Predicted 3D model of a 378-nucleotide RNA (Bacterial RNase P class A) from a Gammaproteobacteria bacterium.
It matches the Rfam family "Bacterial RNase P class A". The family's RNA type in Rfam is ribozyme. Rfam links the family to the GO terms ribonuclease P activity, dimeric ribonuclease P complex and tRNA processing. Rfam describes the family as follows. Ribonuclease P (RNase P) is a ubiquitous endoribonuclease, found in archaea, bacteria and eukarya as well as chloroplasts and mitochondria.
Model confidence (mean pLDDT): 76 of 100.
[in-house]
RNA sequence: GGAGCCGACCGGGCAGUCGCUGCCUCGAAUUUCGAGGCGGAGGAAAGUCCGGGCUCCGAAGGGCAGGGUGCCAGGUAACGCCUGGGGGGCGCGAGCCCACGGAAAGUGCCACAGAAAACAAACCGCCUCGCCCAUACGGGUGCGGUAAGGGUGAAAAGGUGCGGUAAGAGCGCACCGCGCUGGUGGCAACACCGGUGGCAGGGUAAACCCCACUCGGAGCAAGACCAAAUAGGGGAGCAGCCUCCGCCGGGCCACGGUUCGACGGGGGGAAGCGUGGCCCGCGCCGCUCCCGGGUAGGUCGCUAGAGGUGCGUGGUGACGCGCAUCCCAGAUGAAUGAUCGCUCACGACAGAACCCGGCUUAUCGGUCGGCUCCCGAG
Repeated sequence: GGAGCCGACCGGGCAGUCGCUGCCUCGAAUUUCGAGGCGGAGGAAAGUCCGGGCUCCGAAGGGCAGGGUGCCAGGUAACGCCUGGGGGGCGCGAGCCCACGGAAAGUGCCACAGAAAACAAACCGCCUCGCCCAUACGGGUGCGGUAAGGGUGAAAAGGUGCGGUAAGAGCGCACCGCGCUGGUGGCAACACCGGUGGCAGGGUAAACCCCACUCGGAGCAAGACCAAAUAGGGGAGCAGCCUCCGCCGGGCCACGGUUCGACGGGGGGAAGCGUGGCCCGCGCCGCUCCCGGGUAGGUCGCUAGAGGUGCGUGGUGACGCGCAUCCCAGAUGAAUGAUCGCUCACGACAGAACCCGGCUUAUCGGUCGGCUCCCGAG
């Protein structure tokens, strides 16, 4: 100088004017104005994909079904997150990626190609023997042997080498691989070393399934409180004209009914009430009071928290502990804006709605720290 890897952070700045919103103080004044002061979106507020707090339902125990997770250890309120480690893959490297239990329990599937996709099989080959041709090599055909070589495929019953054989083959041997087993190290995943068996096994479980662990449901429109008018429910008191129905009680009776009264319900409309005082007209249909449910509306939940910052301390780390210090949106038709000026490296993705921890996705550009490889010079 060039090419990269990892982590942390910023997300235009300053000022003027006019607005919006929460809190506090003061003044009007009575729930609204005015003045002053302070605060007013994000790293993702997003997707709503995981986990938890909180609230209600449910007594919350067991089983079945279903979902999720899946190497080991730790962190945490918890997690599918994070940290450290193991194993596998990629990269020269810094580093990056992995859904990483079980296919020697069962079932299913494996297109095309290929002889055969699995209780194996034999297309071209290779080889012994028989027969025929030829008779020097050889060629054809038949019964067999074989799986080394070729060919197909993503994948064909271990790999390399030596021996062996008619040709071959774990047929035998050495090393690697695999199974079983013993030891050593490690909390463990696992690693290393030894013995033993010629040797199980095609792949696929984000296919069914098996194993282990784990999961109650709904969500701030959760939920709690206050509570108007109108209508309806319950109770008390007062008033009560006519008529109909039901039921109860009394009187009369020729036993078919009839009459009076109480209660409940329906209709009419005088009285009553409303229409600003009176009359007409119109409207309401008992009036007054109390109680309870509930609607509109309002209040709470609502923002001080697994909180931020700094220092110390334990730990490789995630993180824990201690001390000090700070208060940092809380709206509810839903505020956080508009405009102008100066300036720079010309400004991306994007807007809270109960809260928090993660993951994922979007994002112009820039700053800082750690590290790797290559080239050159000393």